[in-house]
Formats: sequence, C1' cells, structure tokens
RNA sequence: GCACCAUCCAGAGCGGCCGAGAGACCUGGCUCAACGACGCCGCAGCAACCACCCACCGUGUUUCCCCUUUCGGGAGGCACGGAGCAGGGCAGGUGCUCACGCCAGGAACGAUGGAGA
Repeated sequence: GCACCAUCCAGAGCGGCCGAGAGACCUGGCUCAACGACGCCGCAGCAACCACCCACCGUGUUUCCCCUUUCGGGAGGCACGGAGCAGGGCAGGUGCUCACGCCAGGAACGAUGGAGA
C1' cells in the first nucleotide's frame, strides 16, 4: 500500500526546542497562531479498541453434602476449551489530550483500533 469490521457530538495539558503558518484534500465560513500556533522531545493525564484477570458457558477429573437399595440432586477445587452480544477489574500493546473528523457542501475522503491476505 490492499480488502474487511468497529468507532469518530464524552474525556484529558504543562515544560523545553523550533520559528510561520496550522486546523488531512477542494470551495465557502469559522477558529488557533510572534502573548510563539503547527511540529518534535520530555513528563503528566484521558479513555478503554486489543491483551490479561475475575465473572459466564461446556467438557474431564476430584472433594464434600443431601436423598437413597439404586438411579439421582447440590456446592466447591483443578485442568482444558468456548462465546464474545452483555458485566466488573487492570493499564501490558496502541491511541488520544482547542473547537463534533471545527462547521456546510464535495470527493472511489480521512483518522484510530482490531483481525487478515
């Protein structure tokens, strides 16, 4: 880079460096910006996509209890596996920290995560 799925009106900023535009692209607005934006680095934070743990379900095994002639029923431990539609925790891998992806229209638009060829 390609095709798929989910999300994109919640939330969360300080310091250092740099020095002119930035908010992805087009048009029109609007906003941020020499009181230093954007970007980079550090630290801090937000959230919970993935991972992990608990809980849940199934199978096996084992212990205890109840009833009992037996069959059977219930609770727990351990191991393996499953579902991810849904719950709780954690913060390891990402991500994010002006304004709804800033707004409207356009475009075979974009961003992030997951899983894949």
Model confidence (mean pLDDT): 79 of 100. The RNA shown here (SAM riboswitch aptamer (S box leader)) has 117 nucleotides and comes from Galactobacter valiniphilus. The organism belongs to Galactobacter, within Bacteria. The RNAcentral record of the sequence draws on Rfam. Rfam family: SAM riboswitch aptamer (S box leader). Its family is annotated with regulation of gene expression in the Gene Ontology.